Annotation
A computed fold for a 1474-nucleotide RNA from an uncultured bacterium, annotated as small-subunit ribosomal RNA. The prediction has a mean pLDDT of 87. RNAcentral holds the sequence, with entries from ENA, Greengenes and SILVA.
[in-house]
């Protein structure tokens, strides 16, 4: 870079992910070759072979074979046959002496934190076979031991005696160029050369017929390689390991090595090391390098290559130039094996290989042909080193599965909106090449004359088959999308997450992406992480300033001269091995890989040079710092006096019933006299006003007055000292309240307790009491939200105001020190800081590094306890945060609104009925609607029909629609079964077009596609709707402002019904919504005058009836009125309040009109319409039934309970509509409902149509009634195919419950509520009392916005954003799970003290006997034995650390739907919170 906290933002910040790597394994897969590379685990155990032997030109001898020679026995024809035996050569195996060499190559990483290793030195303190150069030499003479030979012991390894021998074995003599060692002096300077004198010290031969050549040998010197030793200086983690140390630190003297040292002894002296981390404890072989990263840096330390270390686990020495010795030797120790039990053998971390461990890691191959070691005079032998080949996709690098053509484009598959689209030029076909393989030729590597494992292999030629693909992913991140299954199950996931019935996230499939003989996944590195920050972070609120001082040690340090050159920087020089990287050439056909050659290297060494800076060393100097005089200003500290108001309590007077206390009470005090008031006392604490937004102190904190002790800061003078200075790890020392300890005090308060309320509860808030504390000594504790949440110090970097102290000054002011506000620049993630920085430097401290777990646990240390300080880990999460934005929400404000309260009329809620809903019930009681905003809703018409339900009878290409074959016109009449549906027949009847074949409508028969479904799913839709809300708001585009979210505009002053308009403004605008524009009422004006109208004139049956008239009414086009336009006020303006004209005012009334959205708000049962289901059925058709049920319950309504009434009679006036299957005058029959008849009228013309409340006259007289009408009898009317379930109306009987209705709760602001009738839609009829309209008569109210409920503005606060029906915490109950403690237990591992003690060195002994020596003889020397020191190792004992485990016990973590409650987020309902 990316994902991820948030609604959204910026920022902190952790997790995660692209990248590169790997000795990898692992999953599917797999063709070929080159070049690397392959037990990272059990440094576990190891069958088998092989890895180190060679030399006969060092030497003696067994034994074979060759030759030469000698020639016994014996035979002999005496010639000689025969070959025993020795003896000399030559060759060959054996083993021995004897030299070299087995210290090297080869292996592995245990152990080691250490001179181990790296770099750069030092050895005057050293050794160094073979190997080189050089110097001088090897003369005489002795001796001993293998091997053999021989005797004994053992099962075996193998041993002991005895006897002979050779040498390049071992000795003695001699010679000394030379060395060495004592003593002398010289140069030198650590033990180095050199000198002189004394003493001393060597040698082997071999080889050749001879002789040499040569290989050897001894002594020195020099050199070259290798080794050894010593020191600076670099590389890990823990300080919760802080003190260690007695051979330790030095010293002398002795041993002691090749050699310096305590290396070792013994003395003597008390040192030595350590916050620059000593001991300790874990952990590791280091380095060159390798990944990785711009780079600084991280991490690692196979391969290859230096060095170290070590060869089952320990210890020791021996030989040797070289060891303490991988394939020697001794001992303990473990394990394995042998075995005659007596006693022996053995060490794969060499090459294979075998076994175990383990996620894993190879062939018991070929060859010395090359390179390279060993030994040899060489020939040569010997080499699991090393060439090579083998097995593993482990890795890297290189090839191949073909290339050209090949359809508007097969098939299969998937997929569709059925038209297509995909796969895909891909196949197939066609033409051409030609991995493989097959034949032939065939190296280089050998410098050399022989010698090639690799290998008949690489290449080279010729022939020659179209010839394996696979895996991983396709929701972002990330590059790749469809279907089907599945349905929070099955499963996925790296991180956010996905799966609950359309899943681009599981699984399959088709397709597509990326890689490719690979691909994936797991594991670990670095990176990305500027997320340990050196380069390059921070710490006001995000983690993070130590509570405050003083002051060690360290860090950092003014001017200025001289000097020095340690830092610094310049040239040179050594070195920084080689491989590795880079550069450049070359070699394998390329590449990997490999060679050659160059350059680089920041590091350390040495010399040499600069001095500007820093450091050191002398000197000087006054800005720093600090003195000195002189002041004034403070609640600074202490100590000890001292006043006065208040509470309480005593005594006393006075006095009576309460007092006190809350929201309201109680408890509690009081008649034994409380409060209230007054006197007087007594005892504690605390300091009113002065008080302040002030002063002082380093914090903590400091207040009555007064003294006396004392500490700090500031002014002024500019006298003095001269860098004395900051800052400070550890240390000291101070440190609020509460706690603790003695000992006091003790009036108020007041934890814990008791009591009363309050509550479901209340271990609380409120009230009554009340202890410890509070207050004082003297001694602990040492912690805080100790905050300015902001360490200390010095510079530097505009201003403006206010206020404290001071000095100066008559300018309102300068000046200096401190205490605030606001603000330049600049800073900040924003808030915000801003000369009192969070700004611009520099110095030291102190301190973060995701949340939780935890400031917990264990250590440690302090505390008298309480506690404190240091201070983790497993586990667990994807985020904890911060600032600000926008909302939304408060028992947060403020400003306004609404029939939102109030205030006022009438209701609901009790009855009775209607009617809808739930519940019940039922074969079915069809489905929906569900808080406001479901419930007289969908229903504007459920007796069948309607209908979707139920029960029974039927159909099966179907009631409906296209196609299609055959038939028939349609169509009409008709039978029989049957509830009908259906279902089986009879009869009639022939139309239209026509090219004459047949063709349009319609019906019938049959077959398929196909119908068809009121079957789910309104969380898949469209359309419509309700709802907030007719609420006044939502937005937008430029511009501005903000890092952005976003903000401004639209806030604000003013006003409206309104985001209405005015003014103002970083804003101007401008949409979508107010308003107006429409419609209808209410004035009029015109134009029209029928079916409307009648004023004037006539007529007249008195009815606009008629003649005539449009004047008015009215009807309906077209206008006109109404803008705050005039007047006063008020106001800047908008506007408002008052008037005046007007029919009407300040939107004149009602309507229609519903912003951006919001309820996943209602509808798949109106239509539409995805997806899934049903297909003799979930369709379709009948016939009954059923939606109408009924113990209940709640909404909506009628009707009433009556006299403002009820009844009878009589009088007046509407208005919106309807109406030809209609409305129906009128007339007759019924008591009516209604019937018979019937004129008008498709309607301003005829009817519906007498409107009723009302008025007026009577009655009724307060009564369950002449109220009320529901039940229930009867008799009837109408519509209808049919009125039982289940119509409405009419009449007569009958007359129920109801006397104004608990808690509650509804409507309405004016022609409104209240009341009155009137129509109309659906419709045959009607359950209509619903519902849509229309008019008649017509009030009260409104102080007012405190509160209930809904809205609108600004604000504030927030831990809410599915947004308060939000978040959320803490017990407790369940399951995981990691963990602390813990009587103990068992294991590592270490330290101490004793006891034991093998091999071995080393000291002592070594007498008598023994051995080896010598000598004329005895000493001398060794040796084997004996003793001691040490001394692995083993035992006892006590002690550290450290793992595991442990009844029980303690938090802690995590885990959709458990309990309890309600602490925090809003003033969270007691502010929170240290």
């Nucleotide at each position: 870079g990316a994902g991820u906290u948030u609604g959204a933002u910026c920022c902190u910040g952790g997790c995660u992910c692209a990248g590169g790597g790997u000795g990898a394994a692992c999953g599917c897969u797999g063709g070929c070759g080159g070049c690397g590379u392959g037990c990272c685990u059990a440094a576990g155990a190891c069958a088998u072979g092989c890895a180190a032997g060679u030399c006969g030109u060092a030497c003696g001898g067994a034994c074979c074979c060759g030759u030469u020679u000698u020639g016994a026995a014996u035979c002999u024809u005496c010639g000689g046959a025969g070959g025993a035996u020795g003896a000399g050569c030559g060759g060959g195996u054996c083993g021995g002496u004897g030299g070299c060499g087995g210290a090297c190559g080869g292996g592995u990483g245990a152990g080691u934190a250490a001179c181990a290793c790296g770099u750069a030195g030092g050895g005057g303190a050293u050794c160094u076979a073979c190997c080189c150069g050089g110097a001088a030499g090897a003369c005489g003479u002795g001796g001993a031991c293998a091997a053999c030979c021989u005797u004994g012991g053992g099962a075996a390894a193998c041993c002991a005696g005895g006897g002979c021998u050779a040498a390049u074995c071992c000795g003695c003599g001699a010679u000394a160029c030379g060395g060495a060692c004592c003593u002398u002096c010289g140069c030198u300077a650590u033990g180095g050369c050199g000198u002189a004198g004394g003493u001393u010290c060597a040698a082997a031969g071999g080889g050749u017929g001879c002789a040499a050549a040569u290989c050897g040998c001894u002594u020195c010197c020099g050199g070259a390689u290798g080794a050894c030793c010593c020191u600076g200086c670099g590389g890990c983690c823990c300080a919760u390991c802080a003190g260690c140390u007695u051979g330790u630190u030095g010293g002398u003297a002795g041993g002691g090595u090749a050699a310096a040292a305590g290396c070792c002894u013994a003395c003597c002296a008390a040192g030595g090391c350590g916050a620059c981390g000593a001991c300790g404890g874990g952990u590791a072989g280091c380095c060159g390098g390798u990944c990785u990263g711009a780079g600084a840096g991280g991490a690692c330390g196979a391969c290859c290559g230096g060095c170290c270390a070590c060869a089952g686990g320990g210890g020791c020495a021996c030989u040797g130039a070289g060891a303490c010795a991988c394939g020697g030797g001794c001992c303990c120790c473990a394990c394995u094996c042998c075995u005659a039990c007596g006693g022996g053998a053995g060490g794969c971390a060499g090459c294979a290989g075998u076994u175990a461990g383990g996620a894993a890691u190879c062939u018991u191959c070929c060859a010395c042909a090359a390179u390279g070691g060993a030994c040899g005079c060489a020939a040569g032998u010997c080499u699991g080193a090393u060439g090579g080949a083998g097995c593993g996709a482990c890795g890297c690098c290189g090839c191949u599965u073909g290339a050209g053509g090949g359809a508007u484009g097969a098939a299969g598959c998937c997929u569709u909106u059925c038209g297509g689209g995909g796969u895909g030029u891909a196949a197939a076909c066609c033409u051409c090449u030609g991995a493989a393989c097959u034949g032939g030729g065939g190296a280089c590597g050998a410098a050399u004359a022989a010698u090639g494992a690799c290998g008949g292999u690489a290449c080279c030629c010729a022939g020659g088959u179209a010839a394996u693909a696979g895996c991983a992913c396709c929701g972002g991140c990330u590059a790749a999308c469809u279907c089907c299954g599945u349905g929070c199950c099955a499963g996925c996931a790296g991180c956010c997450g996905c799966g609950g019935u359309a899943a681009c996230a599981c699984g399959g499939a088709g397709g597509g992406u990326g890689c490719a003989a690979g691909c994936g996944u797991u594991a670990c590195c670095c990176g990305g992480a500027u997320u340990u920050a050196c380069u390059g972070g921070g710490c006001g609120u995000a983690a993070a300033g130590g509570g405050c001082g003083u002051g060690u040690a360290g860090g950092c340090g003014g001017c200025u001269u001289c000097u020095u050159a340690a830092g610094u920087c310049c040239g040179g020089u050594g070195u920084g091995a080689a491989a590795g990287a880079c550069c450049a050439g070359g070699g394998c056909u390329c590449a990997a890989c490999c060679c050659u050659g160059g350059g680089a290297a920041c590091g350390c060494g040495c010399c040499g040079g600069a001095u500007a800076c820093u450091g050191g060393g002398a000197g000087g100097c006054u800005a720093g710092a600090c003195g000195g005089u002189c002041g004034g200003a403070g609640g600074g500290g202490g100590u000890g006096g001292u006043g006065g108001a208040a509470u309480u309590c005593c005594c006393g007077g006075a006095g009576u019933a309460g007092c006190g206390g809350u929201g309201g009470a109680a408890u509690g005090c009081g008649u034994a006299g409380a409060u209230a008031c007054c006197g007087g006392g007594a005892g504690g604490a605390a300091c009113g006003c002065c008080c302040a937004u002030a002063g002082c102190g380093a914090a903590g904190g400091c207040a009555g007055c007064c003294a006396c002790c004392u500490g700090g800061a500031c002014g002024a003078c500019c006298c003095g000292u001269g860098a004395c200075g900051c800052u400070g790890a550890g240390g000291c020392g101070c440190g609020a309240a509460a706690g603790u300890g003695u000992g006091g005090g003790g009036a108020g308060c007041a934890a814990a307790c008791c009591g009363g309320a309050u509550u479901a509860g209340a271990u609380a808030c409120c009230c009554g009491g009340g202890u410890a504390g509070u207050c004082c000594a003297c001694a602990c504790c040492c912690u805080a939200a100790a905050c300015g949440a902001u360490g200390a110090g010095u510079g530097c970097u505009g201003g403006g105001u206010g206020u404290c102290c001071g000095g100066c000054a008559u300018c309102u002011g300068c000046u200096g020190g401190g205490c605030g506000c606001c603000g330049a620049a600049g800073c900040u993630a924003a808030c915000g800081c801003g000369u009192u920085a969070a700004g611009c430097a520099c110095u030291c401290c102190g301190c973060c590094u995701g949340g939780g777990g935890a400031g917990u646990a264990c250590g440690g240390u302090c505390a008298c306890a309480a506690g404190g300080c240091u201070g983790a880990a497993a586990c667990u999460c994807a985020a904890a945060g911060g600032a600000a934005u926008u909302g939304a929400c408060g028992g947060g404000g403020g400003c306004c609104c609404g029939c939102a309260c109030a205030a006022g009329c009438g209701g609901u809620g009790g009855a009775g009925c209607a009617u809808g809903u739930g519940g019940u019930u039922u074969a079915a009681u069809u489905c929906g609607a569900a808080g406001c905003a479901a419930c007289g809703c969908g229903a504007a018409g459920a007796a069948c029909c309607u209908u979707a339900c139920c029960a029974g009878g039927c159909c099966u290409u179907g009631a409906c629609a296209u196609c299609u074959g055959g038939g028939g016109a349609a169509c009409c009449c008709u039978g029989g079964c049957g509830a009908a549906a259906g279902c089986c027949g009879g009869g009639g009847g022939u139309g239209c077009c026509u090219u004459c074949g047949g063709g349009a409508a319609c019906c019938c028969c049959g077959a398929g596609a196909c119908a068809g479904g009121u079957g789910c799913u309104g969380c898949a839709u469209g359309g419509c709707c309700g709802u907030c809300g007719u609420c006044a708001g939502c937005u937008c585009g430029u511009g501005u402002c903000g890092u952005g979210a976003g903000a401004u505009g639209u806030u604000g002053g003013g006003u409206u019904a309104a985001g209405u308009c005015c003014c103002g403004c970083a804003a101007c605008g401008a949409g979508c919504g107010c308003a107006a524009c429409c419609c209808u009422u209410g004035u009029u004006u015109u134009c029209a005058g029928u079916u409307g109208c009648c004023a004037u004139c006539g007529g007249u049956u008195c009815g606009g009836c008629c003649g005539g008239g449009c004047a008015c009414u009215c009807u309906g086009g077209a206008g006109a009125g109404a803008c705050u336009g005039c007047c006063c006020a008020c106001g800047a303006a908008a506007g408002u309040g008052g008037g005046a004209g007007g029919a009407a005012g300040g939107c004149g009334g009602g309507g229609a009109u519903g912003a951006c959205g919001u309820c996943u708000g209602g509808u798949c049962c109106g239509c539409a319409u995805g997806g899934c289901c049903c297909u003799u059925a979930c369709g379709g058709c009948c016939u009954g039934g059923g939606c109408g049920a009924c113990a209940c319950a709640c909404g909506u309504g009628c009707u009433a309970c009556a006299a403002u009434g009820g009844c009878u009679g009589g009088g007046c006036c509407a208005g919106c509509g309807c109406g030809c299957u209609g409305c129906a005058a009128c007339c007759c029959g019924g008591u009516g409902a209604c019937g018979g008849g019937a004129a008008g009228c498709g309607a301003a013309u005829c009817g519906c149509u007498c409107a009723a409340u009302c008025c007026c006259a009577g009655c009724c007289c307060u009564a369950g009634u002449u109220c009320a009408g529901a039940u229930u009898g009867g008799a009837g009317u109408c519509u209808g195919c049919a009125a039982c379930c289940c119509g409405a109306c009419u009449c007569c009987a009958u007359g129920a419950a109801g006397u104004c209705g608990g808690a509650a709760u509804c409507g309405c602001u004016a022609g409104u509520a209240a009341u009155c009738g009137c129509g109309g839609a659906u419709c045959a009829g009607c359950c209509a009392c619903g519902c849509c309209g229309c008019g008649g008569u017509g009030a009260a109210u409104a102080c007012g916005u405190u509160c209930c409920c809904g809205g609108g503005c600004c604000u504030u606060g927030u831990a809410c954003a599915c947004a308060c029906c939000g978040c959320c915490c803490g017990u407790c109950a369940a399951g995981c799970c990691a963990u602390g403690g813990a009587a103990g237990u068992g294991g590592g591992u270490u330290u101490c003290a004793c006891c034991u003690g093998a091999a071995g060195u080393c000291g002592c002994u070594g007498g008598g006997a023994g051995c080896c020596g010598g000598u004329a003889a005895u000493u001398a020397g060794g040796c084997a034995g004996g003793c001691g020191c040490c001394g692995a190792g083993g035992g006892u004992g006590a002690g550290g650390c450290u793992c595991a485990u442990g009844a029980c016990u303690g938090g802690g973590g995590c885990u959709a739907a458990g309990u309890c409650g309600u602490a925090a987020c809003a003033a969270g309902g007691u502010a929170a919170c240290c």